[in-house]
């Protein structure tokens, strides 16, 4: 870095549906069945933290070890709240 877990980035309702994920068709495999695999495309069902950030864990490098600093930007639609600011 990739992956993996934890945390946080305010919450809850609802609709929609992209990616993943499931299942079906397809297509191989099997005497058949039932199972199994599986490039792509179709159809359903699920689905709005899948993203940043930061600690951590695997696993490689490098190493003699200590201290400092600094920590956010973002997140489809609609309702409501909650926080902060302002006006009345």
């Nucleotide at each position: 870095u990739u992956c993996c877990c934890c945390a946080a980035g305010g919450a809850g309702c609802g609709u929609u549906g992209c990616a993943g994920c499931c299942c079906g068709c397809c297509g191989c495999c099997u005497u058949a069945c039932a199972g199994g695999c599986g490039c792509a495309g179709c159809a359903g069902g699920u689905c709005a933290g899948g993203c940043u950030u930061g600690g951590g864990g695997c696993u490689u490098g490098u190493c003699c070890a200590u201290u400092g600093c600094a920590c956010a930007a973002c997140g489809a639609c609609g309702c409501u709240c909650a926080c902060c600011u302002g006006u009345a």